Description
This is a predicted structure of an 80-nucleotide RNA (transfer RNA) from a Clostridia bacterium. The prediction has a mean pLDDT of 81.
């Protein structure tokens, strides 16, 4: 240079043909139990003060995209 993978809350991941985004599990807040703690149980946990925003980033189709589509970046794998 060229082909192909793969990016999704704090982390590990689900989302099975375009139709409720984050299921599930860990972390982590606060409470309960405890003489303290561990363990267990509940309840909440993306960002914003709201109004909105959010699938790596930027665009496009579409009534509607993490999902097609083009561009772009990082990374893995092959080929030159």
């Nucleotide at each position: 240079g060229u082909g192909g993978g793969u990016a999704u809350g704090g982390c590990g991941a689900a989302a099975c043909u375009g139709g409720c985004a984050a299921a599930c599990g860990c972390g982590c807040a606060u409470g309960a139990u405890u003489c303290a703690g561990a363990u267990u149980c509940a309840u909440g946990u993306g960002g914003g003060a709201a109004a909105c925003c959010u699938u790596a980033c930027a665009g496009g189709u579409u009534c509607g995209a993490a999902u097609c589509c083009u561009g772009c970046u990082a990374c893995c794998c092959g080929c030159a």
It matches the Rfam family "tRNA". It is annotated as a transfer RNA.